Transfer RNA from a Spirochaetaceae bacterium, 72 nucleotides, folded computationally.
[in-house]
RNA sequence: UGGGGCGUCGGCAAGCGGUAAGCCAGCGGGUUUUGGUUCCGCCAUUCGCAGGUUCGAAUCCUGCCGCCCCAG
Numbered sequence: 001u002g003g004g005g006c007g008u009c010g011g012c013a014a015g016c017g018g019u020a021a022g023c024c025a026g027c028g029g030g031u032u033u034u035g036g037u038u039c040c041g042c043c044a045u046u047c048g049c050a051g052g053u054u055c056g057a058a059u060c061c062u063g064c065c066g067c068c069c070c071a072g
Base pairs, nucleotide, nucleotide: 001071002070003069004068005067006066007065010024011023012022018055026042027041028040029039030038048064049063050062051061052060
């Protein structure tokens, strides 16, 4: 420098144009003498950033940024 892949909550991770799942952690509460276990509830209006397309974008397109792989 060229090609490819990836970037979503504190961590892991689904999502395939129409309200952003789940698990762990965390917070509040029930149960318990306490802790643990268990149960209920809460927990991502910039989904790496900026534009574009569309009635509507995490999702499609473009350019950047970061990480990984391949080639030179």
Its mean pLDDT, the model's own confidence on a scale to 100, is 82. Its Rfam family is "tRNA". The family's RNA type in Rfam is transfer RNA.